Notes
Model confidence (mean pLDDT): 79 of 100. The RNA shown here (THF (Tetrahydrofolate) riboswitch aptamer) has 97 nucleotides. The sequence was found by an Rfam model in a public genome assembly.

RNA sequence: AGCAGAGUAGAAUUUUGAGCGUUAAGUGCUGCCUGAACGGGGAGUUGUCAGGCGGACGAAAAGGAAACUUGCGGUUCAGAAUUCGCAUCCCGCUGCU
Numbered sequence: 001a002g003c004a005g006a007g008u009a010g011a012a013u014u015u016u017g018a019g020c021g022u023u024a025a026g027u028g029c030u031g032c033c034u035g036a037a038c039g040g041g042g043a044g045u046u047g048u049c050a051g052g053c054g055g056a057c058g059a060a061a062a063g064g065a066a067a068c069u070u071g072c073g074g075u076u077c078a079g080a081a082u083u084c085g086c087a088u089c090c091c092g093c094u095g096c097u
Stems, first nucleotide, its partner, number of pairs: 001097005010084010020073003029055008040091004061070003
């Protein structure tokens, strides 16, 4: 110098457990503002995430005397499995020549 490769945060799906709601919060969509994170180092978006104030839309209950049970919700958190995975740029790392 050339070629090849590894690694993060995290994401998706399935599943298990414990919750929340079913008197509708949450989830999903969306406008504005603010902030944060983004392989080992640096930079970093029109991408991602979080918070605040708004907007539109909107639901599955049933059984039981009760305790509660069975459901339902693009519901929350945690565990497991599988798959994917630095937006991008530069450097570094590993292997070979």
Its Rfam family is "THF (Tetrahydrofolate) riboswitch aptamer". Rfam 15.1 lists 747 matches to the family in 747 species. From the family's description: Tetrahydrofolate (THF) riboswitch was first reported for Ames et al. as an RNA motif in 5' untranslated (5'-UTR)regions of folate transport and biosynthesis genes in Firmicutes genomes.